A computed fold for a 412-nucleotide RNA from a Pirellulales bacterium, annotated as Bacterial RNase P class A. The sequence is in RNAcentral, with records from ENA. Its Rfam family is "Bacterial RNase P class A". It is annotated as a ribozyme. The gene name in the source record is rnpB. Lineage of the source: Bacteria > Pseudomonadati > Planctomycetota > Planctomycetia > Pirellulales.

RNA sequence: GGAGUGGACCGGGCGGCCGCUGACGCGCUCGACGUGGGCGUGGUUGGAGGAAAGUCCGGGCUCCACAGGACAUGGUGGUGGGUAACGCCCACCGGCCGCGAGGCCCGGGAAAGUGCAACAGAAAGCAAACCGCCCGAGCGAGGGUUCGCCCUCGACGGGUAAGGGUGAAACGGCGAGGUAAGAGCUCACCAGCAGGCUGGGUGACCAGCCUGGCUAGGCAAACCCCACCAGGAGCAAGGCCAAACAGAGUGGAGCAGGGGAAACCCUGAGCGGACUGUGUCCGGUCCGCCAGCACACUCGGGUAGGCCGCUUGAGGAGCUGAGCGAUCAGCUUCCCAGACAAAUGGCCGUCCCCCUGCGACAGCCUCGGCUGCCGCAGGGGACAGAACCCGGCUUACAGGUCCACUCCGAAU
Numbered sequence: 001g002g003a004g005u006g007g008a009c010c011g012g013g014c015g016g017c018c019g020c021u022g023a024c025g026c027g028c029u030c031g032a033c034g035u036g037g038g039c040g041u042g043g044u045u046g047g048a049g050g051a052a053a054g055u056c057c058g059g060g061c062u063c064c065a066c067a068g069g070a071c072a073u074g075g076u077g078g079u080g081g082g083u084a085a086c087g088c089c090c091a092c093c094g095g096c097c098g099c100g101a102g103g104c105c106c107g108g109g110a111a112a113g114u115g116c117a118a119c120a121g122a123a124a125g126c127a128a129a130c131c132g133c134c135c136g137a138g139c140g141a142g143g144g145u146u147c148g149c150c151c152u153c154g155a156c157g158g159g160u161a162a163g164g165g166u167g168a169a170a171c172g173g174c175g176a177g178g179u180a181a182g183a184g185c186u187c188a189c190c191a192g193c194a195g196g197c198u199g200g201g202u203g204a205c206c207a208g209c210c211u212g213g214c215u216a217g218g219c220a221a222a223c224c225c226c227a228c229c230a231g232g233a234g235c236a237a238g239g240c241c242a243a244a245c246a247g248a249g250u251g252g253a254g255c256a257g258g259g260g261a262a263a264c265c266c267u268g269a270g271c272g273g274a275c276u277g278u279g280u281c282c283g284g285u286c287c288g289c290c291a292g293c294a295c296a297c298u299c300g301g302g303u304a305g306g307c308c309g310c311u312u313g314a315g316g317a318g319c320u321g322a323g324c325g326a327u328c329a330g331c332u333u334c335c336c337a338g339a340c341a342a343a344u345g346g347c348c349g350u351c352c353c354c355c356u357g358c359g360a361c362a363g364c365c366u367c368g369g370c371u372g373c374c375g376c377a378g379g380g381g382a383c384a385g386a387a388c389c390c391g392g393c394u395u396a397c398a399g400g401u402c403c404a405c406u407c408c409g410a411a412u
Base pairs, nucleotide, nucleotide: 001408002407003406004405005404006403007402008401009400010399012351013350014349015348016347017346018345020047021046022045023044024043025041026040027039028038029037030036049383053394054393056392057391058390059389060388061234062233063232064231073230074229075228076227077226078092079091080090081089082088093107094105095104096103097102108225109224113223114222115219116218130164131163132160133159134158135157136156139154140153141152142151143150144149172190173189175187176186177185191215193212194211195210196209197208198207199206200205238308239307240306241305247299248298249297250296251295255268256267257266258265259264270289271288272287273286274285275284276283277282315334316333317332318331319330320329321328322327352381353380354379355378356377357376358375359374361372362371363370364369365368
C1' cells in the first nucleotide's frame, strides 16, 4: 500500500427570529375554600430513536379463574453458565465452510413403528439385470472339418452388483485368495458402527484397548417417540367521579253546602291540563283536583365527559472489585418526554460532507484526456417518529469515526 474479519460509536454542529407542549414560579379570575379549576406570562427549566418500526419471543403490572393428578394442544431441543424470564446472551463441545482472522448449524431419537422421495433410471428399500461379463451336449443362421465334432453370431433360459450408464442418493474402501463369471463368499489392513473396559473433563465429549457381525442410506420444518416448559385476557388492563335523556321514590292546587248507613251522588267557587274561537285581554267545551302534569329534591345503574393508572426504573453516568466472558457486587452522583386526532417544529445565516458544471495551478502520457489540489455557482444530506413500562430478536438506514485482528506485496 492492497484485500478482508470481528466489534464499539455518531447519525448533522453553532447563532438569530417565530411557534407547540409538560413542570415550577408570578399575575388575573371562579370558587362548595382543598396550596382546587380556567386564562395570561419576553420568568426558570425539560421535550423522540438506534431502531421509537415489525408486534415475533420473554417478563413486570392489572383483572378474571384456580384442591390435586392425568390427557389434549402449543412451544423448546448439544453441554455448562448468566438472567426477573426467554426461542436471548456468554463460554465450551460436535459437524460443515474459509489459506487465515473468523463464519454458519431448523445440533434429541431414523439398528421403536407408520409414511415420503419430483425428473431421470432396468431398479429407490426385507433391493434391482438396461448395457456389459459368464454358463447352457438344447434352438436358429453362417463358417470350418480328420465327419467324432469345433468356432462365431443371434434368440431363449439362468447366474452375476466387479465395470458402464441414470440420479441428490444405487447397500463400505483397497489388495489377495476364490470362481464359469462374480460377490465380505473368505482373509489382512483401513474407515465406520454396536457392546464392554481404562484414563481425562462438572458436562457435552475426547483419547486408548478388547470383542462382535462384515456395513447399518436420507427426510422427524411428515406423523410419531423422549425430555423439559406453558391457566386466560390485556392500559380499550383496571379503579374513581359523574352531565343530559329515560327510570324509581318523596313532596307538589287544603274547599263549602245538601242527600245517604256507607260506597257515592247533586250544586257552587277556585285551581290545573288538553282542545278551541279572532292576536292579546277574555271566553267556550271536556277531563281532573283520594290522581296526575309542570316543578323541586333524593336514589340506583354509569352513557358523554373528566381524573387516576402515567412514568423513580430489572434506570442513567462515574469509580472500585469478582469473573475468560455474558454478567454480578459495592460506593458516589443525577432525575432525563408524558401528550390524548395526540407537542418535540418552521425560516434565515454560517460551518461540515457528497454530487454536477466552470475557471486557475501542478503531474502523467498515446496531445487529447486523466489524476490531484484550490476557488466560484447550483443541487442534495438517510431510515424513520414515543402512546403502560422493561429485556431481547428481526427488519430499514445517506454518510462518517474509532479499536482489535488476519492474508498478500514492498522496504528495513